RNAcentral holds the full RNA, with entries from SILVA.
A computed fold for a 485-nucleotide part of an RNA from Ciliophrys infusionum, annotated as small-subunit ribosomal RNA, 3' major domain.
Rfam family: Eukaryotic small subunit ribosomal RNA. Rfam 15.1 lists 75,755 matches to the family in 2,556 species.
[in-house]
Context: one part of a larger RNA
RNA sequence: UGACGGAAGGGCACCACCAGGAGUGGAGCCUGCGGCUUAAUUUGACUCAACACGGGAAACCUCACCAGGUCCGGACAUAGGAAGGAUUGACAGAUUGAUAGCUCUUUCUUGAUUCUAUGGGUGGUGGUGCAUGGCCGUUCUUAGUUGGUGGAGCGAUUUGUCUGGUUAAUUCCGUUAACGAACGAGACCUUAGCCUGCUAAAUAGUAUGGUGCUAUAUAUAGUAGUGAUACUUCUUAGAGGGACUUUGUAUUUUUAAUACAGGGAAGAUUGAGGCAAUAACAGGUCUGUGAUGCCCUUAGAUGUUCUGGGCUGCACGCGCGCUACACUGGCACAUUCAUCGAGUUCCUAGCUCGAAAGGGUUUGGUAAUCUUUUGAAAAUGUGUCGUGACGGGGAUAGAUUACUGCAAUUAUUAAUCUUGAACGAGGAAUUCCUAGUAAGCGCGAGUCAUCAGCUCGCGUUGAUUAUGUCCCUGCCCUUUGUACA
Numbered sequence: 001u002g003a004c005g006g007a008a009g010g011g012c013a014c015c016a017c018c019a020g021g022a023g024u025g026g027a028g029c030c031u032g033c034g035g036c037u038u039a040a041u042u043u044g045a046c047u048c049a050a051c052a053c054g055g056g057a058a059a060c061c062u063c064a065c066c067a068g069g070u071c072c073g074g075a076c077a078u079a080g081g082a083a084g085g086a087u088u089g090a091c092a093g094a095u096u097g098a099u100a101g102c103u104c105u106u107u108c109u110u111g112a113u114u115c116u117a118u119g120g121g122u123g124g125u126g127g128u129g130c131a132u133g134g135c136c137g138u139u140c141u142u143a144g145u146u147g148g149u150g151g152a153g154c155g156a157u158u159u160g161u162c163u164g165g166u167u168a169a170u171u172c173c174g175u176u177a178a179c180g181a182a183c184g185a186g187a188c189c190u191u192a193g194c195c196u197g198c199u200a201a202a203u204a205g206u207a208u209g210g211u212g213c214u215a216u217a218u219a220u221a222g223u224a225g226u227g228a229u230a231c232u233u234c235u236u237a238g239a240g241g242g243a244c245u246u247u248g249u250a251u252u253u254u255u256a257a258u259a260c261a262g263g264g265a266a267g268a269u270u271g272a273g274g275c276a277a278u279a280a281c282a283g284g285u286c287u288g289u290g291a292u293g294c295c296c297u298u299a300g301a302u303g304u305u306c307u308g309g310g311c312u313g314c315a316c317g318c319g320c321g322c323u324a325c326a327c328u329g330g331c332a333c334a335u336u337c338a339u340c341g342a343g344u345u346c347c348u349a350g351c352u353c354g355a356a357a358g359g360g361u362u363u364g365g366u367a368a369u370c371u372u373u374u375g376a377a378a379a380u381g382u383g384u385c386g387u388g389a390c391g392g393g394g395a396u397a398g399a400u401u402a403c404u405g406c407a408a409u410u411a412u413u414a415a416u417c418u419u420g421a422a423c424g425a426g427g428a429a430u431u432c433c434u435a436g437u438a439a440g441c442g443c444g445a446g447u448c449a450u451c452a453g454c455u456c457g458c459g460u461u462g463a464u465u466a467u468g469u470c471c472c473u474g475c476c477c478u479u480u481g482u483a484c485a
Base pairs, nucleotide, nucleotide: 001485006480007479008478009477010476011475012474013473016469017468020433021432022431023430024429027323028322029321031319032318033317034316035314036313043054044053065309066308067307068306069305071303076119077118078117079116080115086113089108090107092105093104094103123297124296126295127294128293132291134285135284136283137281138280139279144183145182146181148179149178150159151158152157162174164173165172188274189273190272191271192270194241195240198238199237200236201235204232205231206230207229208228211224212223213222214221215220244267246262247261248260249259250258251257325426329385330384331383332382333381334380335379342371343370346365347364350361351360352359353358392423397418398417399416400415401414402413439461440460441459442458443457444456445455446454
C1' cells in the first nucleotide's frame, strides 16, 4: 500500500427496500436451455455478466451433424511416362435415388490443357478464445484516475486527492504544506418541446375568384379539377433566437447551494439517448472476415458439390414470452381519430370473379407527388347475451380451398366448416417500474420466396403510489485492528 475477511461511522441505488402498480411462478400454447432418445438429433454460451442470446423465425440452400454418390477448384518445382498418343468427353445396355460415362461392357472422340511419383502448396463453420489481433460484454453508471514542482519519510510510499457544508458528480464553497495541471464528470453531439419574427414552397397548405356537378325557391351550402391571383397561421426545413435556476421571499458561514412563489413553451442535469477515464477479466467470439500463430487433415478429404434425413424427435426439469380465466366483458351493426417507416424480382389504388383466403385485368409510384387522408386497434354509440366451463377460453383433431416455392408429408402460412381440452386469478419464491412513466392497444421495420407469439422503433388511451430510508441486497468513501505479499 490494502485484494480479502472482522468492527465502527458516513453516503448512494426501484439491476435495493419502503408505499403501491403490472406481473412471472399455477393452465394451454410458442420459443431457448438441460436431460433422455437417436444414424444424426451439429455447435458456442451456464450467477449477476448463459438460457426469443449467437442479429439463430434452419422445408432445399444455410450446415458445421448423419446415410450415401460425384468432382479437383492438387499452384509451382524436380524426375518419369508420352505424339507409334499424356490425357479429356460420351450414346446405348448393365449399374445407380438419379438422363452422375460414378463404375463395367462396347467402341468412338479429344490432342499436351493433362497423367504417375516426390517435395511443396491450397482449402477447411477441423482443434486451440488457456497462443493471438480486432470487436463486444462486464467490473461500473458509479466518481473515479494520473503525473510535474514543493513538503513529510532511510525507503516502499504519502500529501495534493481534505474535518465540514453542498451537489447527480473528486460538483462547488471553504479549510489548507501544498501550488498549478491532465483524463473522466460537466461542457459537447443527436433528439423532443417554444417562435403570428427571417427565408421559401403546384411534391405542404390556406384564402379569394373562375369552371363543372349535387341539394334547395333564389340568396346559399357541399363537392371535384395540376388551375388565375395572393399569403405562409397550420405542414415541411434552413439560418437564428430562447433558460442562465432569471426575478422575488425564506433557510444557510448570509458562501456554495436548497425550498417555495412569480413570470415563462420549458426551471428534476428541461425530458430521453449517444459518447465515455485509469486499471483489469486468462469473460465471449478462431462459426463475421481472403485477420491470424501452432497442431490436425488434404483425393476412400475434415476441401467441394448432389440426393435424402437431422437441427423440430419426448416419461421429464428450468428460463424469456403469447393467450386466457370474462359483464370495466363477449358478439353484431354503426361512428370516430395516429405516428415512425418502407417500396421496382417491390408497394399497389380502381374495376371484376370469389363466402373467405385469394385470382384476373389495368393504373400510379425510383416517392412530402402513387400505395396513403396508410378512414390502425383499443375507444365511442345502439342492440343482444345474463352468470353457467356459458354466447368466457380456443388447445387438440378431421375435412376442404388457396398462396409461396423445384419441392409443403413430420402438417410454411392463410381461409372455411366441424371438433371445443386445460384454465374460476395461481404455493414457496421472484422480476420490472416514479409521468405522458407503468399498464392496455395496435402500426411499421429487421429477418423474409413464404412464415412472429421475437427484437428494434412508433404513436394511441393513460392510472395508483413514494418524492423517503439504509432494515434486506449490493456499491463507494473514511477510521480501526489482524493476516499476507